Background
Predicted 3D model of a 348-nucleotide part of an RNA (small-subunit ribosomal RNA, central domain) from a metagenome. Its Rfam family is "Bacterial small subunit ribosomal RNA". The full RNA is in RNAcentral, with records from SILVA. The coordinates come from a structure-prediction model, not an experiment, and the mean pLDDT is 90.
Context: one part of a larger RNA
RNA sequence: UUGGGCGUAAAGGGCUCGUAGGCGGCCUGCCAAGUCCCACGUGAAAGACCAGGGCUCAACCCUGGGAACGCGAGGGAAACUGGCAAGCUUGAAUCAUGGAGGGGAUACUGGAAUUCCUGGUGUAGGGGUGAAAUCUGUUGAUAUCAGGAAGAACACCGGAGGCGAAGGCGAGUAUCUGGCCAAUGAUUGACGCUGAUGAGCGAAAGCGUAGGGAGCGAACAGGAUUAGAUACCCUGGUAGUCUACGCCGUAAACGAUGUGCACUUGGUGGUGGGGCCGUUCGGUUUCACUGCCGGAGCUAACGCAUUAAGUGCACCGCCUGGGGAGUACGCCGGCAACGGUUAAACUC
Numbered sequence: 001u002u003g004g005g006c007g008u009a010a011a012g013g014g015c016u017c018g019u020a021g022g023c024g025g026c027c028u029g030c031c032a033a034g035u036c037c038c039a040c041g042u043g044a045a046a047g048a049c050c051a052g053g054g055c056u057c058a059a060c061c062c063u064g065g066g067a068a069c070g071c072g073a074g075g076g077a078a079a080c081u082g083g084c085a086a087g088c089u090u091g092a093a094u095c096a097u098g099g100a101g102g103g104g105a106u107a108c109u110g111g112a113a114u115u116c117c118u119g120g121u122g123u124a125g126g127g128g129u130g131a132a133a134u135c136u137g138u139u140g141a142u143a144u145c146a147g148g149a150a151g152a153a154c155a156c157c158g159g160a161g162g163c164g165a166a167g168g169c170g171a172g173u174a175u176c177u178g179g180c181c182a183a184u185g186a187u188u189g190a191c192g193c194u195g196a197u198g199a200g201c202g203a204a205a206g207c208g209u210a211g212g213g214a215g216c217g218a219a220c221a222g223g224a225u226u227a228g229a230u231a232c233c234c235u236g237g238u239a240g241u242c243u244a245c246g247c248c249g250u251a252a253a254c255g256a257u258g259u260g261c262a263c264u265u266g267g268u269g270g271u272g273g274g275g276c277c278g279u280u281c282g283g284u285u286u287c288a289c290u291g292c293c294g295g296a297g298c299u300a301a302c303g304c305a306u307u308a309a310g311u312g313c314a315c316c317g318c319c320u321g322g323g324g325a326g327u328a329c330g331c332c333g334g335c336a337a338c339g340g341u342u343a344a345a346c347u348c
Base pairs, nucleotide, nucleotide: 003320004319005318006317007302008301012316014201015200016199017198021194022193023192025088026087028085029084030083031082033081034080035077036076037075038074040072041071042070043069049065050064051063052062053061054060091191092188093187094186095185096184097182098181099180103177104176105175106174107173108172109171110154114150115149116148117147118146119145120144121143125136126135162169163168206247207246208245209244210243211242215241216240220236221235222234223233258315259314260313261312262311263310266293267292268291269290270289271288272287273286274285275284276283277282297304298303321348322347323346330341331340332339333338
């Protein structure tokens, strides 16, 4: 609960596609469902309202009047919404020409580093810390040179820089592939916006099967520290981290800000295109994206401020005191872990 809200107080769905639905550009004609006007019928009486009247007043009662707008059928109007028909090009889309990019997938390749193995040189330490010890080393370590193996990650470039709907994406090459931007012309002719249910995507951790395992490293063990130390520090170290396929479906999934469109003073950077002027280089202008600072306005304040939290419209999601509780129960999903939906008693 016909209200007011959702950056930080409760509240934007993690993201996209899209069904129903809601909403929808300009012009002409017709229809008349919505809409508006007129008159008719009906909506019993009583009651209510107004004006009178009767009981000594009132309550109560009687008479009259008006209203209420609902429904039905009739006549009329055509601006708006709607329907039908014919058009238009500004919204939207397609094609042609160029452009930037860690967008996605697969295959192959590369160097540095790390660890391990083999061999050489070489000798007593190494490692680690606040200090130590556990640990490692005369069966030759650490250091250094040569060779080999493995797995993972890609220094510099690298940037408030780029791309992607979000999650996210960073060595190189090739192949396949999605989206985006600019300029000019052509084409279609409203084909649009949003989107309940639904479907797909979705970090990390976790799960299943099969591989892989260098480094790191939950758990675990030991050494320290400490009153204790189930920690912080150190030495080890299993899952895991990696690959393929299949699950899970969550997050401070954040810009804590839903999507789309339009409008509203400015300044100064970055990225990618284009135009004009002069052609070393610069000046100026325009489009798209991305930052910072600030004006009106907004805001409880902080702050936001043409990338709005300003001014409006369309559609969706969500909130309604704290705890109980994102719990219980039920249902749905999942191999499980658990996820989704989601109360009440009671209490302050």